[in-house]
RNA sequence: GGGGUUGUGGUGUAGCCUGGCUAGCAUAUGAGGUUUGGGACUUCAUGACCCCGGUUCAAAUCCGGGCAACCCCA
Numbered sequence: 001g002g003g004g005u006u007g008u009g010g011u012g013u014a015g016c017c018u019g020g021c022u023a024g025c026a027u028a029u030g031a032g033g034u035u036u037g038g039g040a041c042u043u044c045a046u047g048a049c050c051c052c053g054g055u056u057c058a059a060a061u062c063c064g065g066g067c068a069a070c071c072c073c074a
Stems, first nucleotide, its partner, number of pairs: 001073007010027004020057001028046006050066005
């Protein structure tokens, strides 16, 4: 220098190909219930689409340009 894959709450992950309901699930954290207390169980709450732009009535999803990590080639 060229090519490929990936990027979503604190952590892990689904959804992306095929645009549309409040972005789902697990875990974590906080509060309540339960318990003599703790654990377990249970209810509620908290919190995310890597960045910028474009297309569209509507973008995590499609398009363009960047950034980062990993892999391959030179």
Overview: Predicted 3D model of a 74-nucleotide RNA (transfer RNA) from Candidatus Pacearchaeota archaeon CG10_big_fil_rev_8_21_14_0_10_30_48. The RNAcentral record of the sequence draws on ENA. The prediction has a mean pLDDT of 81. Rfam family: tRNA. By type it is a transfer RNA.